[in-house]
Context: one part of a larger RNA
RNA sequence: UUGGGCGUAAAGGGCGCGUAGGCGGUCUGGUCAGUCAGAUGUGAAAUGUCACGGCUUAACCGUGGAGUUGCAUUUGAAACUGCCGGACUUGAGAGUCGUAGGGGAUGAUGGAAUUCCUGGUGUAGCGGUGAAAUGCGUAGAUAUCAGGAAGAACACCGGUGGCGAAGGCGGUCAUCUGGGCGACAUCUGACGCUGAUGCGCGAAAGCGUGGGUAGCAAACAGGAUUAGAUACCCUGGUAGUCCACGCCGUAAACGUUGGGCACUAGGCGUCGGCCGCGCACUGGAAUCGGGGAGUCGAUUUGAGUGCGUGGUCGGUGCCGUCGCAAACGCAGUAAGUGCCCCGCCUGGGGAGUACGAUCGCAAGGUUGAAACUC
Numbered sequence: 001u002u003g004g005g006c007g008u009a010a011a012g013g014g015c016g017c018g019u020a021g022g023c024g025g026u027c028u029g030g031u032c033a034g035u036c037a038g039a040u041g042u043g044a045a046a047u048g049u050c051a052c053g054g055c056u057u058a059a060c061c062g063u064g065g066a067g068u069u070g071c072a073u074u075u076g077a078a079a080c081u082g083c084c085g086g087a088c089u090u091g092a093g094a095g096u097c098g099u100a101g102g103g104g105a106u107g108a109u110g111g112a113a114u115u116c117c118u119g120g121u122g123u124a125g126c127g128g129u130g131a132a133a134u135g136c137g138u139a140g141a142u143a144u145c146a147g148g149a150a151g152a153a154c155a156c157c158g159g160u161g162g163c164g165a166a167g168g169c170g171g172u173c174a175u176c177u178g179g180g181c182g183a184c185a186u187c188u189g190a191c192g193c194u195g196a197u198g199c200g201c202g203a204a205a206g207c208g209u210g211g212g213u214a215g216c217a218a219a220c221a222g223g224a225u226u227a228g229a230u231a232c233c234c235u236g237g238u239a240g241u242c243c244a245c246g247c248c249g250u251a252a253a254c255g256u257u258g259g260g261c262a263c264u265a266g267g268c269g270u271c272g273g274c275c276g277c278g279c280a281c282u283g284g285a286a287u288c289g290g291g292g293a294g295u296c297g298a299u300u301u302g303a304g305u306g307c308g309u310g311g312u313c314g315g316u317g318c319c320g321u322c323g324c325a326a327a328c329g330c331a332g333u334a335a336g337u338g339c340c341c342c343g344c345c346u347g348g349g350g351a352g353u354a355c356g357a358u359c360g361c362a363a364g365g366u367u368g369a370a371a372c373u374c
Base pairs, nucleotide, nucleotide: 003346004345005344006343007328008327012342014201015200016199017198021194022193023192025088026087027086028085029084030083031082033081034080035077036076037075038074039073040072041071042070049065050064051063052062053061054060091191092188093187094186095184096183097182098181099180103177104176105175106174107173108172109171110154114150115149116148117147118146119145120144121143125136126135162169163168206247207246208245209244210243211242215241216240220236221235222234223233258341259340260339261338262337263336266319267318268317269316270315271314272313273312274311275310276309277308278307279306280305281304282303284301285300286299287298288297289296290295323330324329347374348373349372356367357366358365359364
């Protein structure tokens, strides 16, 4: 390389947008590039192969045949692919009407807690641990009450629940804004899928400039423990954690499972919509009856809300048949059955190292070997 693979053995890119490229729904007309068939020419000889023959045989050699899977020209075929044209609506998109949501950004605002400050009450301890000590406290701590300040995070609701492409998102309100789902089947008419390069997004930590700093807390200091203790435990504590702007671009970025479409027993939950049925509640309308009237009662009809139940579409879970799998397990959210496109793997160590290139302020990232060795 061919092949075989990628949940856990090596292997899915962290995620998206999208360029080239690859692939592409139904019907119909044309064309004949691919495709298929025929003919002609060519495809040197030797070698190989088959038959026959020559050296006593064989090796070796000679003659002849087939073959030389190819190329070119030409004559045809028209199903499939391509190309050109026409049409369609189921893929895709748009529209209208609904609908759920911690999706994103900005601004405002609330209560609990913590710490600090001021004042009151009050007095000898507090704190901490396995036990202690460092530490704090008669300059009045801890406790408790009142007032004030600051920063950060949002208890209960909260869920096997929701939203987002991923990272991720949770007090409340307002403004701006992205996406999804359902119903209708009004419009466009294949406009689609994937996606090398590229571009964007991307937890935490870290970096730059400026701010902020309550709590927590690398480093650091002290107290313990210990043979030692550069730790685990304790008392402190600076970067950082927070905000704005700019970098970094990594992760057990995990469902360790790339994206799309189709198909393949069932059962039980749950979230969101739509449709039907039943019950309850709240308004409206009409008819009939009682009454002098306000109005009361009955029947019918239509609407909203809630609960229950059935169907359907979309999401999210559990169990399980076929099938798959080395097993574990997966099983309509596939790891089943197929098709399309991308990424990646090819024994362990050396090594995600060296060198080069490139990106970065740096830290470092990306790309990524070999010798040698088992």

A computed fold for a 374-nucleotide part of an RNA from an Anaerolineae bacterium, annotated as small-subunit ribosomal RNA, central domain. Its Rfam family is "Bacterial small subunit ribosomal RNA". Taxonomically the source falls in Anaerolineae (Bacteria, Bacillati, Chloroflexota). The prediction has a mean pLDDT of 88. It was read from a public genome assembly.